[in-house]
Context: one part of a larger RNA
Molecule: small-subunit ribosomal RNA, 3' major domain
Organism: uncultured bacterium
RNA sequence: UGACGGGGACCAGCACAAAUGGUGGAGCAUGUUGUUUAAUUCGACGGUACACGCAGAACCUUACCUAGACUUGACAUCCUGUGCAAUGCUUUAGAAAUAUGGUGGAGGUUAACACAGAGACAGGUGAUGCAUGGUCGUCGUCAGCUCGUGUCGUGAGAUGUUGGGUUAAGUCCCGCAACGAGCGCAACCCCUUGAGUUAGUUACUUUUCUAACUCUACUGCCUACGCAAGUAGGAGGAAGGUGGGGAUGAUGUCAGAUCUUCAUGUCCUUUAUGUCUAGGGCUACAAACGUGCUACAAUGGUCGAUACAAAGAGUCGCUACACAGUAAUGUGAUGCUAAUCCCAAAAGUCGGCCUCAGUUCGGAUCGAGGGCUGCAAUUCGCCCUCGUGAAGUUGGAAUCAUUAGUAAUCGUAUAUAAGUUAUGGUACGGUGAAUACGUUCUCUGGUC
Numbered sequence: 001u002g003a004c005g006g007g008g009a010c011c012a013g014c015a016c017a018a019a020u021g022g023u024g025g026a027g028c029a030u031g032u033u034g035u036u037u038a039a040u041u042c043g044a045c046g047g048u049a050c051a052c053g054c055a056g057a058a059c060c061u062u063a064c065c066u067a068g069a070c071u072u073g074a075c076a077u078c079c080u081g082u083g084c085a086a087u088g089c090u091u092u093a094g095a096a097a098u099a100u101g102g103u104g105g106a107g108g109u110u111a112a113c114a115c116a117g118a119g120a121c122a123g124g125u126g127a128u129g130c131a132u133g134g135u136c137g138u139c140g141u142c143a144g145c146u147c148g149u150g151u152c153g154u155g156a157g158a159u160g161u162u163g164g165g166u167u168a169a170g171u172c173c174c175g176c177a178a179c180g181a182g183c184g185c186a187a188c189c190c191c192u193u194g195a196g197u198u199a200g201u202u203a204c205u206u207u208u209c210u211a212a213c214u215c216u217a218c219u220g221c222c223u224a225c226g227c228a229a230g231u232a233g234g235a236g237g238a239a240g241g242u243g244g245g246g247a248u249g250a251u252g253u254c255a256g257a258u259c260u261u262c263a264u265g266u267c268c269u270u271u272a273u274g275u276c277u278a279g280g281g282c283u284a285c286a287a288a289c290g291u292g293c294u295a296c297a298a299u300g301g302u303c304g305a306u307a308c309a310a311a312g313a314g315u316c317g318c319u320a321c322a323c324a325g326u327a328a329u330g331u332g333a334u335g336c337u338a339a340u341c342c343c344a345a346a347a348g349u350c351g352g353c354c355u356c357a358g359u360u361c362g363g364a365u366c367g368a369g370g371g372c373u374g375c376a377a378u379u380c381g382c383c384c385u386c387g388u389g390a391a392g393u394u395g396g397a398a399u400c401a402u403u404a405g406u407a408a409u410c411g412u413a414u415a416u417a418a419g420u421u422a423u424g425g426u427a428c429g430g431u432g433a434a435u436a437c438g439u440u441c442u443c444u445g446g447u448c
Stems, first nucleotide, its partner, number of pairs: 008448006015439002019402005026294008034285002042053002064280007073121001077120002079117005088103003092099002123269002126267003132263002134258003137254001139252001144183006150159003163174003189246004194215007218240001221234005296395001300354007312343001314341001317336002321332004361392001366387007408431007
């Protein structure tokens, strides 16, 4: 000077407390460990791994295993020679890669392409994230981290940045051997909330809506307290003291993560740790853990009728409408490269039934029959119909999230470009609470 303390003082935070709903028990989905396996590719492991990399594992992906093949190579540059070809179509063998024969014949003449040969080399999702760049997580959107000059100290260093107030804030004020400055804070940016101007078709004809630009909030005004900064209350106002969200992440910490995005040093490999192909595996299953979905019901289930969104996607697409089918879906057909056409709400409301039961709750599991995508659904896809009808009657110790249009609950859309194991992710709106005395205690952080 730091760090640490079951030292002291002060402060903040869904940290506790108050409240609401969960997890932990059940079934299933998914990730991980373990075990198994020819292989179950690899990475990630307190917080900061475990619906994480993966915004899509049937083949491909794919890195793993088994088997069959190739060796200047699947890909790049260079040299020599040969050919007029090569892609394609096709015969035979084969699981295919590949080999073999036939057909074919654009175009070109230093080329391109193919084949043969020689080596320089290619190649490596091989090792090292403790050799690295870049990127990211985390403390933490916490209020801190520093510098110049001056002064003090032999010096390391101190001062400034401490003190008294105040703030969300090293925010601001007052004081002071300090005076200034920088990176952070705040503001500037985007969305949202009110108004105005202009413009507008596909929207509207109530002046909504869309787009661009502009204005509006500053403790500006009043009262009280205060030296001030500011605090408490009030007015006006759509909005009040950072109005609500987002983006934005200082110096640094964790030899944090990533050599499997990419780049890259060194090492290793070079008839293989490279490349091609088929099949299998990543989907195994005694068990354990994490994250979720669905439930255990009457604030409900089911049947019929009926109402109201936002945001987003669409030509390899979204599909009206009609018909067929119980349905998934199929057939025909229409509009739309979209404010034009199309995909479309559920909870809700009204009425009928069920009457507290393992049930008209719950839907796992299994059987049968169909549909769709795709060369191909056996390992291993999704959907529909009929039947079957498991556990589960609110969950031990423990533990998580949330302070308002939030929690809870209800659906909708979309990316991942055949399909999809999405109950995941990211967005969108509908309905819409309870509680906060307070800072003794737990945890994390800051100042002295």